[in-house]
Context: one part of a larger RNA
RNA sequence: UGCAUACGGUGAAUGCCUUGGCAUUAGAAGCCGAAGAAGGACGUAGAAGCCUGCGAUAAGCCUCGGGGAGUCGGCAAUCAGACUUUGAUCCGGGGAUUUCCGAAUGAGGAAACUCAGCUGGGGGAAAGCCCAGUUAUCCGCGCAUGAACACAUAGUGCGAUGGAAGGGAACGUGGGGAAGUGAAACAUCUCAGUACCCAUAGGAACAGAAAACAAUAGUUAUUCCGUUAGUAGUGGCGAGCGAAAGCGGAACAGGCUAAACCACAUCAAUGUGAUAGUCGGCGGACGUUGUUGGUGUGGGGUCGUGGGACGUUUAGUGAUUACUGCCGUAAUCACAGUGAGUAAAAAAUGUUUUUUGUAGUCGAAGACCAUGCGAAAGGGUCAGCAAAGAAGGUAAAACUCCUGUAGACGAAACAACUAACACUCACAAGCAUCAUCCCAAGUAGUACGGGACUCGUGUAAUCCUGUGCGAAUCUGUCGAGACCACUCGAUAAGCCUAAAUACUCUCUAAUGACCGAUAGUGAACAAGUACCGUGAGGGAAAGGUGAAAAGAACCCCGGGAGGGGAGUGAAAUAGAACCUGAAACCGUGUGCAU
Numbered sequence: 001u002g003c004a005u006a007c008g009g010u011g012a013a014u015g016c017c018u019u020g021g022c023a024u025u026a027g028a029a030g031c032c033g034a035a036g037a038a039g040g041a042c043g044u045a046g047a048a049g050c051c052u053g054c055g056a057u058a059a060g061c062c063u064c065g066g067g068g069a070g071u072c073g074g075c076a077a078u079c080a081g082a083c084u085u086u087g088a089u090c091c092g093g094g095g096a097u098u099u100c101c102g103a104a105u106g107a108g109g110a111a112a113c114u115c116a117g118c119u120g121g122g123g124g125a126a127a128g129c130c131c132a133g134u135u136a137u138c139c140g141c142g143c144a145u146g147a148a149c150a151c152a153u154a155g156u157g158c159g160a161u162g163g164a165a166g167g168g169a170a171c172g173u174g175g176g177g178a179a180g181u182g183a184a185a186c187a188u189c190u191c192a193g194u195a196c197c198c199a200u201a202g203g204a205a206c207a208g209a210a211a212a213c214a215a216u217a218g219u220u221a222u223u224c225c226g227u228u229a230g231u232a233g234u235g236g237c238g239a240g241c242g243a244a245a246g247c248g249g250a251a252c253a254g255g256c257u258a259a260a261c262c263a264c265a266u267c268a269a270u271g272u273g274a275u276a277g278u279c280g281g282c283g284g285a286c287g288u289u290g291u292u293g294g295u296g297u298g299g300g301g302u303c304g305u306g307g308g309a310c311g312u313u314u315a316g317u318g319a320u321u322a323c324u325g326c327c328g329u330a331a332u333c334a335c336a337g338u339g340a341g342u343a344a345a346a347a348a349u350g351u352u353u354u355u356u357g358u359a360g361u362c363g364a365a366g367a368c369c370a371u372g373c374g375a376a377a378g379g380g381u382c383a384g385c386a387a388a389g390a391a392g393g394u395a396a397a398a399c400u401c402c403u404g405u406a407g408a409c410g411a412a413a414c415a416a417c418u419a420a421c422a423c424u425c426a427c428a429a430g431c432a433u434c435a436u437c438c439c440a441a442g443u444a445g446u447a448c449g450g451g452a453c454u455c456g457u458g459u460a461a462u463c464c465u466g467u468g469c470g471a472a473u474c475u476g477u478c479g480a481g482a483c484c485a486c487u488c489g490a491u492a493a494g495c496c497u498a499a500a501u502a503c504u505c506u507c508u509a510a511u512g513a514c515c516g517a518u519a520g521u522g523a524a525c526a527a528g529u530a531c532c533g534u535g536a537g538g539g540a541a542a543g544g545u546g547a548a549a550a551g552a553a554c555c556c557c558g559g560g561a562g563g564g565g566a567g568u569g570a571a572a573u574a575g576a577a578c579c580u581g582a583a584a585c586c587g588u589g590u591g592c593a594u
Base pairs, nucleotide, nucleotide: 001593002592003591004590005589006588007587008586009585015579016544017543020515021514022512023511024510025509026508027507028506029504030503031167032166039101040100041099042055043054044053046079047078049075050074051073061095062094063093064092065091066090070083071082072081106115107114108113116135117134118133119132120131121130122129137164138163139162140161141159142158143157144156145155171202172200173199174198175197176196182189186236212219213218223250224249225248226247227246233241234240254496255495256494257440261299262298263297264296265295266294267293268292269291270290277286278285279328280327281326282325283324284323304474306439307438308437309436311431312430313429314428316335317334318333319332320331321330322329337427338426339425340424341423349422350421351420352419355416356415357414358413360409361408362407366382367381368380369379383400384399385389391403392402393401445469446468447467448466449465450464451463452462455481476491477490478489479488480487531538532537551578554565555564556563557562
């Protein structure tokens, strides 16, 4: 030095474990913010730090409930001092306080700072000083004031007038909008209207009650799923892209305006000198009352077997009004009756009630014997409960030890939901003429240029749109894939509309042929921490003594570190560098070889 073997050191694999993750299901919730949010800074406990909580009333204050013996949050003990059956700590409902920054909003600013005005108060001889409130901008509304220019308008000012602003995981809608890639290169094409950016809304959004489909039969708003179907199509007819009707389901809900016409108010133009006018007739009275046009409000009206206006007929009871008296006529109101309702179609609130949520409460039944060098729940013997033999814990494997579980019960307060009542709102039906009037305009359409549709300009309809031109009113207009005819369907150019659908930052309950510390979240630990970067940003490693600290008093060697005894414990080769403790690597003893 090598080989073998035994015993160690180092090292951390493996096994076992789980405080943490991942995925999914059901239900809830789906917003917070100038009444100052989200997110932070700085403080705050008797005692240094970090986390948690809280805010100068600062691990807390008040109140209403629950609960019932210890408590003063965690790492995390210790000392000191307190509270508590006159009910503390703790849990839940409501309230108070809530520094400074931050949309940040008195002005400024290099966030958490600096400096002001006004009003009121405190203090002071006075000033400095202290406290409370208030002072940003824009839009709407109201009021006042008020130019060029007479009325006016613009502008200006004011307000115990309403609102906006910022944040938020995904889902939605709209406006912009790539490239890597594929086409085995590449330009039309594809990727893709994707990623990304911007705006903006809601708990969902969008869409939505046919100017729709269809085909000689019919359907009947929208949305979503399955199928139709990788079909019909489209396509350097390459790569690729790719419907719809119909059928089967989920869920179902329909409404309101504009216009014609009438009334009133107001503005402008025009008109007359007692005429047109004041519901009709007669008598009286009034008279810039009339007419036309614009605007506003109310009535009316809302449809495709076209509808409505206009005209006309009948219509419960009572009262009032229409310049005036009488006669007629019309309108309005109330009652009765009927119906509906706050998720659209108008909208507010209360009382009682139903079922829940936000704390909780009750909750069955077991003993003995031995084993285990500790501990029984494992073994043995004999029992019991079960609407409870889910699960977790307890010194090992517990239906009957503990927490629970099945089942049953519970709310002063707040919130949601159900129903009833109060309350609120609405309400008659025809007939005839098809005479007159109305039925959404810079719209439909069209030419040119684009975009969307399965549709790449093509035979290219349909839908949207930039520029120019530019209709019709029911004997109208649009569509049925160039176009024409016939036939059929619909009624554009206004608005609203629940459900079925999408998503999960979040809460509750539960589940897993999901992970088990190089896995599972980046993060089971002081983790978005340490650390890196000027910055945007990047971003770790790191779990396990034991049943219980019983965490090793005391003695010895040593400066200490460390070790040897003693003691604890079932075990200390479980001793804190702590479960198990493989291998590489390094030693010691022994044997063999050289």
The part of an RNA shown here (large-subunit ribosomal RNA, domain I) has 594 nucleotides and comes from an Actinomycetota bacterium.
The source organism's lineage runs through Bacteria, Bacillati and Actinomycetota.